[in-house]
Predicted 3D model of a 72-nucleotide RNA (transfer RNA) from an uncultured Bacteroidales bacterium. The prediction has a mean pLDDT of 83. Rfam family: tRNA. Rfam describes the family as follows. Transfer RNA (tRNA) molecules are approximately 80 nucleotides in length. It is annotated as a transfer RNA. Gene Ontology term of the family: triplet codon-amino acid adaptor activity.

RNA sequence: GCCCUUGUAGUUCAAUGGAUAGAAUAGCGGAUUCCGGUUCCGCAGAUUAGGGUUCGAUUCCCUACAAGGGUA
Numbered sequence: 001g002c003c004c005u006u007g008u009a010g011u012u013c014a015a016u017g018g019a020u021a022g023a024a025u026a027g028c029g030g031a032u033u034c035c036g037g038u039u040c041c042g043c044a045g046a047u048u049a050g051g052g053u054u055c056g057a058u059u060c061c062c063u064a065c066a067a068g069g070g071u072a
Stems, first nucleotide, its partner, number of pairs: 001071007010025004018055001027043005048064005
């Protein structure tokens, strides 16, 4: 250089073109406890960027960027 795959909460993963993008864990607050841990309740937190298709895009298409793999 060329080809392929991937990109979603801090982290690990879901979501067959239509639900307020869902859960676990982590964080914060509360209950419990003499204190801490455990347990329970609650809160906040995300679609890499730009464009296109569509009534509607996390999903399909294009470009760029980033990560991984293959190839001489």